This is a predicted structure of a 1445-nucleotide RNA (small-subunit ribosomal RNA) from an uncultured marine bacterium. Model confidence (mean pLDDT): 85 of 100.
RNA sequence: GAGUUUGAUCAUGGCUCAGAACCAUUGCUGGCGGCAGGCCUAACACAUGCAAGUCGAGCGCUACCUUCGGGUGGAGCGGCGGACGGGUUAGUAACGCGUGGGAAUAUACCCAGUUCUAAGGAAUAGCCACUGGAAACGGUGAGUAAUACCUUAUACGCCCUUCGGGGGAAAGAUUUAUCGGAAUUGGAUUAGCCCGCGUUAGAUUAGAUAGUUGGUGGGGUAAUGGCCUACCAAGUCUACGAUCUAUAGCUGGUUUGAGAGGAUGAUCAGCAACACUGGGACUGAGACACGGCCCAGACUCCUACGGGAGGCAGCAGUGGGGAAUCUUAGACAAUGGGCGCAAGCCUGAUCUAGCCAUGCCGCGUGAGUGAUGAAGGCCCUAGGGUCGUAAAGCUCUUUCAACUGUGAAGAUAAUGACGGUAGCAGUAGAAGAAACCCCGGCUAACUCCGUGCCAGCAGCCGCGGUAAUACGGAGGGGGUUAGCGUUGUUCGGAAUUACUGGGCGUAAAGCGCACGUAGGCGGAUUAGUAAGUUAGAGGUGAAAUCCCAGGGCUCAACCCUGGAACUGCCUUCAAUGCUGCUAGUCUUGAGUUCGAGAGAGGUAAGUGGAAUUCCGAGUGUAGAGGUGAAAUUCGUAGAUAUUCGGAGGAACACCAGUGGCGAGGGCGGCUUACUGGCUCGAUACUGACGCUGAGGUGCGAAAGUGUGGGGAGCAAACAGGAUUAGAUACCCUGGUAGUCCACACCGUAAACGAUGAAUGCCAGACGUCAGCAAGUAUACUUGUUGGUGCCACACCUAACGGAUUAAGCAUUCCGCCUGGGGAGUACGGUCGCAAGAUUAAAACUCAAAGGAAUUGACGGGGGCCCGCACAAGCGGUGGAGCAUGUGGUUUAAUUCGAAGCAACGCGCAGAACCUUACCAACCCUUGACAUCCUGUGCUACUACCAGAGAUGGUACGUUCCCUUCGGGGACGCAGUGACAGGUGCUGCAUGGCUGUCGUCAGCUCGUGUCGUGAGAUGUUCGGUUAAGUCCGGCAACGAGCGCAACCCACAUCUUUAGUUGCCAGCAGGUUAAGCUGGGCACUCUAGAGAAACUGCCCGUGAUAAGCGGGAGGAAGGUGGGGACGACGUCAAGUCAUCAUGGCCCUUACGAGUAGGGCUACACACGUGAUACAAUGGGAGAGACAGACGAACGCUAAGCCGCGAGGUGGUGCUAAUCCUAGAAACUCUCUCGUAGUCCGGAUUGGAGUCUGCAACUCGACUCCAUGAAGUUGGAAUUGCUAGUAAUCGCGGAUCAGCAUGCCGCGGUGAAUACGUUCUCGGGUCUUGUACACACCGCCCGUCACACCAUGGAAGUGGAUUGCACCAGAAGUAGAUAGUCUAACCUUAGGGAGGGCGUUUACCACGGUGUGCUUCAUGACUGGGGUGAAGUCGUAACAAGGUAACC
Repeated sequence: GAGUUUGAUCAUGGCUCAGAACCAUUGCUGGCGGCAGGCCUAACACAUGCAAGUCGAGCGCUACCUUCGGGUGGAGCGGCGGACGGGUUAGUAACGCGUGGGAAUAUACCCAGUUCUAAGGAAUAGCCACUGGAAACGGUGAGUAAUACCUUAUACGCCCUUCGGGGGAAAGAUUUAUCGGAAUUGGAUUAGCCCGCGUUAGAUUAGAUAGUUGGUGGGGUAAUGGCCUACCAAGUCUACGAUCUAUAGCUGGUUUGAGAGGAUGAUCAGCAACACUGGGACUGAGACACGGCCCAGACUCCUACGGGAGGCAGCAGUGGGGAAUCUUAGACAAUGGGCGCAAGCCUGAUCUAGCCAUGCCGCGUGAGUGAUGAAGGCCCUAGGGUCGUAAAGCUCUUUCAACUGUGAAGAUAAUGACGGUAGCAGUAGAAGAAACCCCGGCUAACUCCGUGCCAGCAGCCGCGGUAAUACGGAGGGGGUUAGCGUUGUUCGGAAUUACUGGGCGUAAAGCGCACGUAGGCGGAUUAGUAAGUUAGAGGUGAAAUCCCAGGGCUCAACCCUGGAACUGCCUUCAAUGCUGCUAGUCUUGAGUUCGAGAGAGGUAAGUGGAAUUCCGAGUGUAGAGGUGAAAUUCGUAGAUAUUCGGAGGAACACCAGUGGCGAGGGCGGCUUACUGGCUCGAUACUGACGCUGAGGUGCGAAAGUGUGGGGAGCAAACAGGAUUAGAUACCCUGGUAGUCCACACCGUAAACGAUGAAUGCCAGACGUCAGCAAGUAUACUUGUUGGUGCCACACCUAACGGAUUAAGCAUUCCGCCUGGGGAGUACGGUCGCAAGAUUAAAACUCAAAGGAAUUGACGGGGGCCCGCACAAGCGGUGGAGCAUGUGGUUUAAUUCGAAGCAACGCGCAGAACCUUACCAACCCUUGACAUCCUGUGCUACUACCAGAGAUGGUACGUUCCCUUCGGGGACGCAGUGACAGGUGCUGCAUGGCUGUCGUCAGCUCGUGUCGUGAGAUGUUCGGUUAAGUCCGGCAACGAGCGCAACCCACAUCUUUAGUUGCCAGCAGGUUAAGCUGGGCACUCUAGAGAAACUGCCCGUGAUAAGCGGGAGGAAGGUGGGGACGACGUCAAGUCAUCAUGGCCCUUACGAGUAGGGCUACACACGUGAUACAAUGGGAGAGACAGACGAACGCUAAGCCGCGAGGUGGUGCUAAUCCUAGAAACUCUCUCGUAGUCCGGAUUGGAGUCUGCAACUCGACUCCAUGAAGUUGGAAUUGCUAGUAAUCGCGGAUCAGCAUGCCGCGGUGAAUACGUUCUCGGGUCUUGUACACACCGCCCGUCACACCAUGGAAGUGGAUUGCACCAGAAGUAGAUAGUCUAACCUUAGGGAGGGCGUUUACCACGGUGUGCUUCAUGACUGGGGUGAAGUCGUAACAAGGUAACC
């Protein structure tokens, strides 16, 4: 820096990624070279070989050789070296390490100096003899040498000293010059010791310590010291973290990082520690000793069973462990080490080689040219694109590797493991040499196929359910390159522990409040000091590393030289501004004094009235009480109500107030006593006495606990009644703890201002409480101090908000936070009588959890408004039979679709065949239909035969158009393959069309402004409207799609025109008739106009928009009706109108045929028509429409038939003729409330019409039949005026078929108080844990599976404390048991020593008892996770009882 919480936003906050580094691992792959690196695990066990020897110029002996001079070898004695070099990191939290100092020390070999090197003696190994033992290894005797051992002498300097003195050395070899030896001084080197500072985590480790702390004497050591010992004293360490537990070698450095930091301590270098485990000493200059010794233990090996041997954490190597780490190589040539005079010997140190892409660095796998853009692959919109100049081809080169030849430096005289290596020259030929990961975003790189929530991927977000750039493959692309990915670890990003550099009102986070200890911080001023601080100088800060410069390998890595740096520590000399310290002074911080003031501040005692309840008495009678409605309950044994009297307890109405007091919790009738704090005013005094405050102490609501009282009301638990599906609740009736008092506990609350305390500073306005001052004043004004509020500027804040009472600007001190869950839980500790409180984790799990604000949606939230939404009315549906559609059922098939509103007289404006998509049967396969190619010239039509038909066969028949005469075209047949065809699937791949919210009034944009932003503003507000309609105001100003208008027809008038329409006047004429002449006045027709705009008046409103009323007018406030449907919603409907991607079928899911089915029928629902009758039925008579249709048509008059209809043929291509009779209505007659003269279903018979054909399955007519039904439960629907209701007429489709649909006119109502309620909608506001948006979200028990964890009778380990037993080896002490060469001796012995014994210390081991910790444990507790399980619905809206502590 990015991804990830959201619909979107900002901030908080975690998780994840991109970078770098590995002693690495693993998968795929692998040409060369250089330089490095290579058991991180089992400090596990080790076969085999090697890793420390050397000296004959210390010594004797012995073997061999000899040039007789000597040389070489062997086992020993002796000397020096085996304390170095090499390995490892177990232990160690320590003077172990780092750094800087110090004094009380030693130091072989080395250097410089001084002095000495004399005289003697006794042994012993080897060897020889005998002998034990399997071996390892010995025993006895004889005898031998030394630079081995001992004595003496001397000793300036050395050491000790009581200052008199005392003590202590030596070694020779060789033969002429050296090498040695002894003592001592100094140096160098190395080592030991002491001190300051630094050096991991845990307080769920708070006290530890008896040699402990100090002193004195002594011992011991090279040396200081409780290092050890005796005595004395009682100290010492610790909150600046002792002790305990866990972990760990430390450092230079390495790695990361801008740095500060963090992590780390491989290779190289310094130090430490260790050497199978534990203990111990010896020798020595040096060890308590890796390849030495002794003992104990474990393990392994040998054994003749008696005993012995061993220690790879040296180099190789083996086994084992493990994800994982090499050759049983060469050489001492170089560098270095040991011994030696030297030659030299030894050296797994070292130098080399081998193995490993383990890392870093370098090189190569070819270069140039080459377009028909080859073949092939992949993609494709079918054109092409891409791999791609890539290949091939042509022309070149030869690094590296290969082969041949030559051939170094490393060596200064000799000596070269490496090594015939590096290098050089030559030869051949592009020849021998490329992989890995990735391609959804982060993150560079895209397409096809396969798969179909499968297989799989995944670092995070996430991908996969039939069009996957995310899985697998392919093509292409991106990145790196002899490597590339994975995994693991560390730092970074992470300012996500914040010193640099974070926070705490609401995101995690202020202790409930105060007092106060330690600590931290602290007013003004003077002087001194110099600890902090600052500056200079000196020492040190090993080398290597890092950095800079230069140089060497062809470059680089790598190496060399020099410089800088190593930010540190110490010493020293200065400075004195600030802090500190010391000594003075001051008054402003703090406190004291005096005078006033307010107050529910506290404690105790007393006292008052109202009310509830109870008791007594009176009056009085049937109810009372309670609720949404009831019931439980009380009451005729007298309640409730009412009056009087009494008892008792608790709480204190009004005043009362974002009023007062108190640190907070909290405090409220009145009086008294005692008492704390505060404010104001004034003067004097003290002189920094202050602030904060870890631990600590005190106070601390309610509930709860203990003891004793008290108990009116209220009231957990409990009981009953209701409610409910249930109701362990909400509501009701009762009711116990408790609430009250005293004393004692508890110590927590959403103990909240969710805001720690203190001080200073920084605009104001308006209240209020307590004082004071001035203005003459109980009023008022102004000023001022202290408290308490509200609004608001700067400023702050993620925003909300805060804002002199800060969440502003600063300082000081304390507390607290670091993702959510697990969990404020477990364990442990402390406190408590208990309840419990406090302190306080981890495993595991998720990628979020959470804050503020925004836009929506929603609410059993609110306000306003509208709608046949309710209400007011009228008529229906729901009941009946019938029609029609749907479900269901049935069926071979009952084709398919539509499904709340917004499917259901819907697609279907019309299924007998056809339609038709369905079923069974038959039949065709380039096909019923289209294009192309080839061949051919037929065919159509007619007739006959077979068949249910499709179809098949036969006969008859022998085409047309154009022509440049070559042919071409149409049409038909046959053949071939490309293809046709599909009402097959997906409406959740789509276009188009449609429904719906809704003809609701909304939906947006530009610029500007506001906001960090999502967004807001505009569009909100006050009016008004049918309307986001208009007006006014306003940080908005404008605009667009919608509204309205423009459009259509209707209503009035004018004008034009006057046939097919009309007939007033004139004339003719009839049985009658605009029939005729004529006319166009009227009606009408159809063109053009006019007209209506709140224009006018009054009122109202704001002088607006508008509204109310009125006039005029055919029409009045959108005049009534229609067309017209914003942004969008519903993955709404339709792949079966059509079109179309993908998938599927291809002798069938395509095509044809005839028949059947879509018309079935226990049932259920929707929509209708007809009725149930008298506002009616029947009979007779009579009147009045509009709109449409008609040539494959409508059909007149007339005649026939009871009728459907038949016949007939006139008129009409239509203002002419026809369908065509309108019906309700009017008049007269009849019926008289009945299953009827209502109603017409059903059924029988007879017919008509259409049509190839009315059986399944048409309509109509006539005769006969005459079912249910007497106005319809719950519920529900339409309609506000020419509307409802009622009456008929026409049209589309159509051969025929309408109760449906679309139109037309006739007659023609009732009601609307109003917006409380139901439904739907709009707008503003509010809440929200919703955003798939309440059909949302979400909680807990139970059941099942898995995971980690707590408890648990116990069980098994590990570390460790205390007490005791025990006591190897060793050291020290003691010791006449025993032995004894050097010296002494009086020769007896002594001194001294060895062995033995014993004491002290002590390792292993054992016993007992504790602490801590790990593992395990029947059973058990809660927790987490899991796809759709069960039960309820607790929370989110007033979440339906506000929620929460």